[in-house]
Context: one part of a larger RNA
RNA sequence: CUGGGCAUAAAGCGCGCGUAGGCGGCUUUGUAAGUCAGAGGUGAAAUCCCGGGGCUCAACUCCGGAACUGCCUUUGAAACUGCAUCGCUUGAAUGUCGGAGAGGUGAGUGGAAUUCCGAGUGUAGAGGUGAAAUUCGUAGAUAUUCGGAAGAACACCAGUGGCGAAGGCGGCUCACUGGACGACUAUUGACGCUGAGGUGCGAAAGCGUGGGGAGCAAACAGGAUUAGAUACCCUGGUAGUCCACGCCGUAAACGAUGAUGACUAGCUGUCGGGGGCCAUGGGCUUUCGGUGGCGCAGCUAACGCAUUAAGUCAUCCGCCUGGGGAGUACGGCCGCAAGGUUAAAACUC
Numbered sequence: 001c002u003g004g005g006c007a008u009a010a011a012g013c014g015c016g017c018g019u020a021g022g023c024g025g026c027u028u029u030g031u032a033a034g035u036c037a038g039a040g041g042u043g044a045a046a047u048c049c050c051g052g053g054g055c056u057c058a059a060c061u062c063c064g065g066a067a068c069u070g071c072c073u074u075u076g077a078a079a080c081u082g083c084a085u086c087g088c089u090u091g092a093a094u095g096u097c098g099g100a101g102a103g104g105u106g107a108g109u110g111g112a113a114u115u116c117c118g119a120g121u122g123u124a125g126a127g128g129u130g131a132a133a134u135u136c137g138u139a140g141a142u143a144u145u146c147g148g149a150a151g152a153a154c155a156c157c158a159g160u161g162g163c164g165a166a167g168g169c170g171g172c173u174c175a176c177u178g179g180a181c182g183a184c185u186a187u188u189g190a191c192g193c194u195g196a197g198g199u200g201c202g203a204a205a206g207c208g209u210g211g212g213g214a215g216c217a218a219a220c221a222g223g224a225u226u227a228g229a230u231a232c233c234c235u236g237g238u239a240g241u242c243c244a245c246g247c248c249g250u251a252a253a254c255g256a257u258g259a260u261g262a263c264u265a266g267c268u269g270u271c272g273g274g275g276g277c278c279a280u281g282g283g284c285u286u287u288c289g290g291u292g293g294c295g296c297a298g299c300u301a302a303c304g305c306a307u308u309a310a311g312u313c314a315u316c317c318g319c320c321u322g323g324g325g326a327g328u329a330c331g332g333c334c335g336c337a338a339g340g341u342u343a344a345a346a347c348u349c
Base pairs, nucleotide, nucleotide: 003321004320005319006318008302012317014201015200016199017198021194022193023192025088026087029084030083031082033081034080035077036076037075038074039073040072041071042070049065050064051063052062053061054060091191092188093187094186095184096183097182098181103177104176105175106174107173108172109171110154114150115149116148117147118146119145120144121143125136126135162169163168206247207246208245209244210243211242215241216240220236221235222234223233258316259315260314261313262312263311266294267293268292269291270290271289272288273287274286275285276284277283298305299304322349323348324347331342332341333340334339
């Protein structure tokens, strides 16, 4: 390389958009580039293969044949692919109407709790733990009542519920805004799928500048525990957590399962629409789109998956090729840095 694979054994890029490229629905006619058939030319010799010959055999060598799977010219075929062309509507998109949703951004606003401050009542304890101590408190704590301030997060509702491409999104209101879904089948007429590079988004932590800082809390300090205790437990506590703008670009970024399309028994729950029937139980039934549980065929090394496939197929992309060395070194690119990304070898088992 031909292959064989990628849920858990090595292997699906964290996720979109999209360039080149690859692939692409039904149908008419033409063309003849691919394709197929015939003929001709060429494909040096040697080599390889087959049949013979010569050196005593063999290697070696000579003769003949085949082959040289290729290229060119020409004649023809027209199913398939390509190209051009007449159309089509089922793929895709648009339109109208409608309901659902923590989808996004900005602004405003609410209550509970916590801490702090002020005032009242009140007196000796309070905290904390396995037990304690550090700690707070007669300069009046804890408890309780009233008032005020601040920041952060939104109990119940809440649900293998919803929305989003992923990361993720949860008090309430308003403004702007994205997507999906259902119904009608009105419009366009293949406008599609995937996607190397590229580009955008991307939890937490971290970084820069400026704010903010209630609670929590790396680091740090103290108290315990212990043989020790640079921990687990306790009392404190700074970055940080929050906001704005700009970086970083990584995660067990997980369904450890790439995207799209088609096909292949069912049963049952739930969410959002539509139709029909019964009429008040949102009851029965049906259909489309999500999201779960179980289960047949089939698949699987097994576990398990099973119309949301890990089944049966097609197209495109990514990735794997024994363990360690190593996701490291060197170089490149990116970054303020931390580091990220691309990515070996010697050696060793």

This is a predicted structure of a 349-nucleotide part of an RNA (small-subunit ribosomal RNA, central domain) from an uncultured bacterium.
It matches the Rfam family "Bacterial small subunit ribosomal RNA".